Small-subunit ribosomal RNA, 3' major domain from a soda lake metagenome, 462 nucleotides, folded computationally. The full RNA is in RNAcentral, with records from SILVA. Its mean pLDDT, the model's own confidence on a scale to 100, is 81. Rfam family: Bacterial small subunit ribosomal RNA.
[in-house]
Context: one part of a larger RNA
RNA sequence: AGACGGGGACUCACAAAAGCGGUGGAUCAUGUGGCUUAAUUCGACGCUACACGAGCAACCUUACCAGGGCUUGACAUCUGGACGAAAGCUGCUUGAAAGAGCGGCCCUCCUUCGGGACGGCCAGACAGGUGUUGCAUGGUUGUCGUCAGUAUGUGCCGUGAGGUGCACGCUUAAAUGCGGUAACAUACGCAACCCCUAUCCUAUGUUUUAUAUGUCAUAGGAGACUGCCCGGGACAACUGGGAGGAAGGUGGGGAUGACGCCAAAUCAGCAUGACCCUUACGUCUUGGGCUGCACACAUGAUACAAUGGCCGGUACAACGGGACGCGAAAGUGUAAACUGGAGCAAAUCUUUAAAACCGGUCCCAGUUCGGAUUGAGGUCUGCAAUUCGACCUCAUGAAGUCGGAAUCGCUAGUAAUCGCAAAUCAGCAUGUUGCGAUGAAUACUUCCCUGAGUCUUGUACU
Numbered sequence: 001a002g003a004c005g006g007g008g009a010c011u012c013a014c015a016a017a018a019g020c021g022g023u024g025g026a027u028c029a030u031g032u033g034g035c036u037u038a039a040u041u042c043g044a045c046g047c048u049a050c051a052c053g054a055g056c057a058a059c060c061u062u063a064c065c066a067g068g069g070c071u072u073g074a075c076a077u078c079u080g081g082a083c084g085a086a087a088g089c090u091g092c093u094u095g096a097a098a099g100a101g102c103g104g105c106c107c108u109c110c111u112u113c114g115g116g117a118c119g120g121c122c123a124g125a126c127a128g129g130u131g132u133u134g135c136a137u138g139g140u141u142g143u144c145g146u147c148a149g150u151a152u153g154u155g156c157c158g159u160g161a162g163g164u165g166c167a168c169g170c171u172u173a174a175a176u177g178c179g180g181u182a183a184c185a186u187a188c189g190c191a192a193c194c195c196c197u198a199u200c201c202u203a204u205g206u207u208u209u210a211u212a213u214g215u216c217a218u219a220g221g222a223g224a225c226u227g228c229c230c231g232g233g234a235c236a237a238c239u240g241g242g243a244g245g246a247a248g249g250u251g252g253g254g255a256u257g258a259c260g261c262c263a264a265a266u267c268a269g270c271a272u273g274a275c276c277c278u279u280a281c282g283u284c285u286u287g288g289g290c291u292g293c294a295c296a297c298a299u300g301a302u303a304c305a306a307u308g309g310c311c312g313g314u315a316c317a318a319c320g321g322g323a324c325g326c327g328a329a330a331g332u333g334u335a336a337a338c339u340g341g342a343g344c345a346a347a348u349c350u351u352u353a354a355a356a357c358c359g360g361u362c363c364c365a366g367u368u369c370g371g372a373u374u375g376a377g378g379u380c381u382g383c384a385a386u387u388c389g390a391c392c393u394c395a396u397g398a399a400g401u402c403g404g405a406a407u408c409g410c411u412a413g414u415a416a417u418c419g420c421a422a423a424u425c426a427g428c429a430u431g432u433u434g435c436g437a438u439g440a441a442u443a444c445u446u447c448c449c450u451g452a453g454u455c456u457u458g459u460a461c462u
């Protein structure tokens, strides 16, 4: 100087407290461990792994396993040799396919007539490797933490390591400021600059509307700065209250992540050193596996019901997507869906709510709750749904009556509840990322728990 303390002081945070809703019990989905397996490919492991890489494993993907093939190779550049009708199209046999074997059609591009371009063949340089090492690396990322810290120059102090600056008082979300001071300055962080959003004005008007218009959209501007008033305070910084205002003291949200820590993560995104394989650890292909099931954990979905279930009626969004696409009206079917094909490269067409509300019914029960499981019949996508897709109908109707110890999230348009869209995508969403609809309760406070910061103290630690 650090680090640590079941040392101290101060400060703070959904850290506790006050509340609301969950997880832990049930069933299912997904991930992981374990077990099993020919293979169940690999990585990730407290917080910071476990609906994570994967924003879609039937084939492909695919890296794994079994079998069948190829060996200058599936892919790249180049050299030498012999050959050819540059290239292209296509049949038969065998085979699970890949591949192997045998054919057919098509006769011309440039040329200095030597050849060249191009194609497969032979030979050789080489290709190839999701093989190892993230403890050889780049790049990228997580975390402490959007916490307020981390450094440098000169000066001063100290023999020196080093200290000071950055201690202290007040203040702040903030090393944010003010005061003071052997310090004075500066840099990276904080803040501001950027984007979205809340209000108004102006202009424009494709769409909308019968028009006017402007709910709206697009663009440009205004507006908020402790600016004004009162109190407190050192007349300061600031702070408590008030006015006006759509908005008030950072208005709300996002992007933005200092020096560093964890030899943190990633050689399987990519790049890359070294090592290793080279008729195989490369590569092609068929089938299987990644979905396997005594069990354990994690994250979710659905419930256990009357603030509800069912039936009928009826209303209101936003973000987005759309040409190998979105697909309307109309019709068929109990339905999934099918037929159909208007319109739309979109403010024009299309994809578009549910809870809510109104009326009826059920009457507290393992039920008209709950929907797992199983049987049968179908629809759709796709070469192909057996392993292994989604959906529909009928039948079946399990556990479950609010969950032990423990534990998680959240402070406002938030939690909770409700649906919608998109990415991926042929098909497949309880996941993810967004979007709107309805819309609470509580916070007097504190450092008791957890974690963090500053100062200080002790130390047999570095």
Stems, first nucleotide, its partner, number of pairs: 001462002003459003007456007015446002019410005026302008034293002042053002064288007073126001077125005083119002088105007109116002128277002131275003137271002139266003142262001144260001149188006155164003168179003194254004199222007225248001228242005304403001308362006320351003325344002330339003369400001374395007416438007